[in-house]
């Protein structure tokens, strides 16, 4: 000093904003208790987005053990595929409440375990 690798998808959750649905208010019409319009996210809502370092399920991985049949060898060992078991799957601080990107818009989402530092 330098690479890899550090998994995936599903459900939700901390958070997010405001298309769409409600809510508010304000106008216009009906004379109903609704219709259309505007404004509002500084509206504790519901669809809707959404965590590398949040939660869970399933799957992947790694490495170990028995077990059918096979093959290589030859008395007992190896190899390669299938199956079943349980085991592990770490760790993640700071600047940053940056900067850029999608969507309707924003975000703990994506660039990004980036980039510097530790």
């Nucleotide at each position: 000093a330098g690479a890899a690798a550090g998994u995936g998808u599903g459900c939700c959750u901390a958070g997010g904003g405001u298309u769409c649905c409600a809510c508010a208010c304000c106008g216009c019409u009906a004379a109903g208790u609704g219709g259309c319009g505007g404004u509002g996210g500084u509206u504790c809502g519901g669809u809707c987005c959404a965590a590398g370092c949040g939660g869970u399920a399933c799957a992947g991985g790694c490495a170990g053990c028995a077990c059918c049949g096979g093959g290589u060898g030859a008395u007992u060992a190896c190899c390669a595929u299938g199956u079943g078991c349980g085991g592990c799957u770490a760790c993640a601080c700071c600047g940053g409440u940056c900067g850029g990107g999608a969507u309707a818009a924003a975000a703990g989402c994506c660039c990004a375990g980036g980039c510097g530092g530790g």